[in-house]
Context: one part of a larger RNA
Formats: sequence, C1' cells, structure tokens
RNA sequence: UUGGGCGUAAAGUGUCUGUAGGUGGCUUUUCAAGUCCUUCAUCAAAUCCUAGGGCUCAACCCUGGAUAGGUGGUGGAAACUACCAAGCUAGAGUACGAUAGAGGCAAAGGGAAUUUCUGGUGGAGCAGUGAAAUGCACUGAGAUCAGGAAGAACACCAACAGGUGAAAGCACUCUAUUGGGCCGUUACUGACACUUAGAGACGAAAGCUAGGGGAGUAAAUGGGAUUAGAGACCCCAGUGUCCUAGCCAUAAAUGAUGGAUAUUGAGUGUUGUAUGUAUCAACCCAUAUAGUGCUAUAGCUAACGCAUUAAGUAUCCUACCUAGGAAGUACAUUCACAAGAAUGAAACUC
Repeated sequence: UUGGGCGUAAAGUGUCUGUAGGUGGCUUUUCAAGUCCUUCAUCAAAUCCUAGGGCUCAACCCUGGAUAGGUGGUGGAAACUACCAAGCUAGAGUACGAUAGAGGCAAAGGGAAUUUCUGGUGGAGCAGUGAAAUGCACUGAGAUCAGGAAGAACACCAACAGGUGAAAGCACUCUAUUGGGCCGUUACUGACACUUAGAGACGAAAGCUAGGGGAGUAAAUGGGAUUAGAGACCCCAGUGUCCUAGCCAUAAAUGAUGGAUAUUGAGUGUUGUAUGUAUCAACCCAUAUAGUGCUAUAGCUAACGCAUUAAGUAUCCUACCUAGGAAGUACAUUCACAAGAAUGAAACUC
C1' cells in the first nucleotide's frame, strides 16, 4: 500500500532485434462506437439523507420527498478519440554524392623481449630472502658471444578531455570481404512511427567436453621457510591462461542513472562533417550539425550533487520496489554433461 517511488536509502532486465498489446504527425470528408445533451423506463420494501407528525422527551414508530450513481430505450450535437475516403511532408525510410573510425570476420607478413637448445670463451658459484632453506651447478651452472626453435603479447604513437561498437568488447603492419554511423543534396515513398510481456540473438572472466599447443605468468596442488600453530603473507616448482569445434549465461555486466520525442540562460575544450571567410597552401576565424568532456545559472534533490549527454519541464510505452533477518535459502518446475542458472516462498525472529 499511494494522488508514492527506482544515481548513492528497497527498486532500471547485461545488451539488442522484435510479435501480441499500449500509444501515435498535419489537412479535409464520412459515420456516430466512445464522448456530450434532452427525455422516458427501471434499480421491491425496510435502511441512509431530508420536511413534518405520534409515543410527556429520546431511542423508536408513521406520512411525504429527493440528490448522486448504474442499466436500457427514443431524439439530437459532431469539437476530440476510433472508423470510412482522399490528400500533405516537418516524423520515419529509400536513392545519390562524400567522409571518419582499435566495428566484425578470414588470410599473409613483422620486430623487440622471454625461455630453451647447439657450439665457442671461461672456471665456481648461481638463484633467493628480513635472515635462510628447498632448487640449479665441475656430467661445467651463472656470465658473455654466435646460430637455431617455440609460444604468447604487440613498446613508442596514445588522449588527463581520442576513436568505434547494441552491450560484452575492439590497438603491430598489410590485403580480401562485410555491418553500422555521421554530413550534404532534397530526388523518391507518404506516418510506413515509438515502446515492448512472451520469443529469438549476442553476451567479460572463471568453469566443462573433445582434439591440438604449452614461452612467460600462475587460483588449486607439492616442497622450503616463518610461527605456539600457518590450511597464509615470503621462496622454489606447478593445472589454467592460447587455438579449433561445442556447451555454460553469470559479474560492482556501473553512468550503480530503461527507451523514444519535444522543450529550457551561458562559458570553455576536443573528434567527424558541411558552408562561408581567409590563404600560394595548410592553419586561423564564424555559423550549422552529429558525438565526447569540463565549469556553472534557473530548476530539481534528504543531502551529496545533476544541470541541452538532466537527476529540470512535459508526453508515451516498459522492467522493477514496498522494513531488517531467515534468503536469493527450502520445495517444485524448466534449462544444463556437470558446476550450477532461472523462477522463488513460509514458519520463526526483531
């Protein structure tokens, strides 16, 4: 428990596509379903309300009256919503011209570093720590030089305020292919739109199955220390991390802020584009537009703060919340190879 809320107090689904549903631009018609008006019928009596009356008053009883509201019928109105018909171009989309980008996917190539192998030089320690030890080393380590191999990640550029993608995410170079955005022209379609239960797709890391790979690093695990103990911190080793195919479907999946549209005083950066200006040219300057930051007015907010990228002012649709714990647990169902995921209580307690 509502005329309320959802950045941080409980509460925005991880993200997108989209069905049913809900909502929907401008102009002129039709119609009368919604809507509005008139009138009629009906909604038993008692009760409630009200004007009177009767019991000495009152409770109580009797007589009369009425509003509001519901349902149905008749007659009318036509602004708004719906319907019918015709049209429009400001929303939306298509076409054409240009443009920026770590957007995706596939293939090829590259250098630095690390480890390791072989060979040369050389000859006693190396490594590690607070101190040590485990470990490596005369079967020649560590150091140094030359050559080879492997796997993983791509320094500088790089941004504190960069770009791009729906989100997760994406960065060495080049090539092929492919998705989307923005800007301009205003040529075409003519409301084709917004949101979205259910549904579908994508979805970091960890984890799982099968087959490869295994340099570095490193939960679990083994050993050495420390310690009263040490299941830790420190040291020496080591699954996973990588690729291919398939699962899993969760994160503080965060902007802790759902999507769309309109609107509202300024300043200052930066990225893309267009036009004007300027110029040998590039810059510069001005305007517009699409992003991305900062500072701050009004307004909002419990405060912090937000502030044209709103948490301001409004409209539409949608997910979700209702004291704390028990508990995201139990049971049940669905999904999953499993791990588990999704849906999701109560007793009791305070």
Notes
This is a predicted structure of a 350-nucleotide part of an RNA (small-subunit ribosomal RNA, central domain) from Torreya grandis. The full RNA is in RNAcentral, with records from SILVA. The prediction has a mean pLDDT of 82. Taxonomically the source falls in Torreya (Eukaryota, Streptophyta, Streptophytina, Spermatophyta).